A computed fold for a 586-nucleotide part of an RNA from Calotriton arnoldi, annotated as small-subunit ribosomal RNA, 5' domain. Its Rfam family is "Eukaryotic small subunit ribosomal RNA". The prediction has a mean pLDDT of 81.
[in-house]
Context: one part of a larger RNA
RNA sequence: UAUGCUUGUCUCAAAGAUUAAGCCAUGCACGUGUAAGUACACAUGGCCGGUACAGUGAAACUGCGAAUGGCUCAUUAAAUCAGUUAUGGUUCCUUUGAUUGCUCCAUCUGUUACUUGGAUAACUGUGGUAAUUCAAGAGCUAAUACAUGUCGACGAGUGCUGACCUCCCGGGAUGCAUGCAUUAAUCAGACCAAGACCAAUCCGGGCUCGCCCGGCCGCUUUGGUGACUCUAGAUAACCUCGGGCCGAUCGCACAUCCCCGUGACGGCGACGAUACAUUCGGAUGUCUGCCCUAUCACCUUUCGAUGGUACUUUCUGUGCCUACCAUGGUGACCACGGGUAAUGGGGAAUCAGGGUUCAAUUCCGGAGAGGGAGCCUGAGAAACGGCUACCACAUCCAAGGAAGGCAGCAGGCGCGCAAAUUACCCACUCCCGACUCGGGGAGGUAGUGACGAAAAAUAACAAUACAGGACUCUUUCGAGGCCCUGUAAUUGGAAUGAGUACACUUUAAAUCCUUUAACGAGGAUCCAUUGGAGGGCAAGUCUGGUGCAAGCAGCCGAGGUAAUUCCAGCUCCAAUAGCGUAUAUU
Repeated sequence: UAUGCUUGUCUCAAAGAUUAAGCCAUGCACGUGUAAGUACACAUGGCCGGUACAGUGAAACUGCGAAUGGCUCAUUAAAUCAGUUAUGGUUCCUUUGAUUGCUCCAUCUGUUACUUGGAUAACUGUGGUAAUUCAAGAGCUAAUACAUGUCGACGAGUGCUGACCUCCCGGGAUGCAUGCAUUAAUCAGACCAAGACCAAUCCGGGCUCGCCCGGCCGCUUUGGUGACUCUAGAUAACCUCGGGCCGAUCGCACAUCCCCGUGACGGCGACGAUACAUUCGGAUGUCUGCCCUAUCACCUUUCGAUGGUACUUUCUGUGCCUACCAUGGUGACCACGGGUAAUGGGGAAUCAGGGUUCAAUUCCGGAGAGGGAGCCUGAGAAACGGCUACCACAUCCAAGGAAGGCAGCAGGCGCGCAAAUUACCCACUCCCGACUCGGGGAGGUAGUGACGAAAAAUAACAAUACAGGACUCUUUCGAGGCCCUGUAAUUGGAAUGAGUACACUUUAAAUCCUUUAACGAGGAUCCAUUGGAGGGCAAGUCUGGUGCAAGCAGCCGAGGUAAUUCCAGCUCCAAUAGCGUAUAUU
């Protein structure tokens, strides 16, 4: 694990893994709305209107999610995985922090910056098909959808340019470039000690005024690491019309100032934006570690095997790929191949110590959605409750076509020794969403459930009768109660739940449990079973039947007419709401 017999209470609780990662009817399992993107649905409803819009709000556009969760274990043997490190070789929706006047502009014969453009859905109406979450034509109308595009700060600073002026010392109009991000290149980023040489300035001495010797001072170079081709700095360029950022958005409160205007200046949020950091992670590497097998001893390599150089590709490193070279790389310390009724680990069982066996299964990784393959969208998928083919299955059809993927939850068939309800609910725990509000077969709650585990009824007491035992008295017989134990189809009242059940509680609503009125125990009931009684191994040499037969018996054995072993009756023993059997394992 399965199965046989039995089963009163109560608390937990596994459960179609093994065989077929076999096939599936039906239903559900992923949707979502705030004050704050878009409302002209008479779909509602309020009065207070000089009414653009009160409010609620289906549908639809837009945004986000759907890559999580749940299921299964087919593959997979240095692969996965575990521990350990690395990313100075990378990506990251979201969260949080910081940033969001650092940048003028080509002007055009004028000017939108208090705000620009054109669509489209829902809606209305006309139609098509046997049929679908099918779709055509016409007519409207929105944006934080899709596009377009300024003002402002704005004037400097800096680097080139250098008309012109000039007493040759200098001054300098004009023009161009200058933000972050992208791409490619260059420069600086110094630092042990000493000497020599060259040029200029200054000081001292010698002197043949040519020179020679000696001496002097000063300045400056961001940050970090064990380590950068890091970060920051500078220079000259690039910047893709399939264009990178620099806000034409929304809500709630309204206030202050004046020059009274189409004025100026303002708060708290929501949403959005580029790069940086952070967080949640992800992705690749490093080191060490795995079962059986030699009836597997050599394996790999011009179809990448091992290394070098360079390109492509990639988010990045890398024979990952391509080109050109070199000829390498593993192996008896078991390579390579084969097997596995092999997902890895945390763990489980058994154990003195050491071991042996198991691990589909709730936690952490991995892989997969009938089999392979390819891809779109997206921050994230090589996604399957997404798409496209092929293969295998298989559904509807009016025969033209159309639709499909339960190893999600229920449920069905099949397979088998082998496994539950087409139930209720989002109240709990959490997740997702524009969200305090919606959704969730995640999850919870019941139902089935002797997988398994914990607790624990089936009687207790007394009197009487009888039996026995100590004790006291007694020479014995015997006697006693201020004793005890057991037995009785004797008697007695007490106690109580199982069950039935008003009611509360429980709960989302119930159920159960816990509480609790009222009923509810006398032997034939409210009756405990399963296996055994020769030994191992606790317990009969009792009775009837059978007669090497039927049967028992794990093993030894037993049965042939007195069976301690069979079939029964009685009695007894063991465990007990459980016990037997088979199998695997220690």